[in-house]
RNA sequence: CAAACCCGUGCGGGAGAGUCCGGUGGUCCGCCCACCGGCGCCGAAGGGGCAACUCCUCCCGACAACCUCUCAGGCAUCCGGACCGCACGGGCUGG
Numbered sequence: 001c002a003a004a005c006c007c008g009u010g011c012g013g014g015a016g017a018g019u020c021c022g023g024u025g026g027u028c029c030g031c032c033c034a035c036c037g038g039c040g041c042c043g044a045a046g047g048g049g050c051a052a053c054u055c056c057u058c059c060c061g062a063c064a065a066c067c068u069c070u071c072a073g074g075c076a077u078c079c080g081g082a083c084c085g086c087a088c089g090g091g092c093u094g095g
Stems, first nucleotide, its partner, number of pairs: 001094001005091009018039001020038007040075003046071001047069003054062002
C1' cells in the first nucleotide's frame, strides 16, 4: 500500500402465502388497531436435519444450501426479509 476473505454501518433493489372466521378491548362505536381462540397456507430473519467429494479413522465421526422440517417467523399497508449493488469503517492476510 492494494486485491481477496470476514464483520459492521448507511442508501437502494428484494419473493411467497387468508385485509379468513369468531370473541374481547381501544374507539370518532364506520373504517382501523391490539390481544386471544380456530382452520387454511408460505419459506428468503433465526433455528433443526441430511448426501457426495474431502478429512480422520479399528469402529465411529466431521462438513452445505435459496434442499428439507415448519419450532420460530410470516400471509392488505407498514415493519421485517435470505441474497444482490454502491459507499464507508474495522479485522485478517499478501507483497
Molecule: Glycine riboswitch aptamer
Organism: Nocardioides aequoreus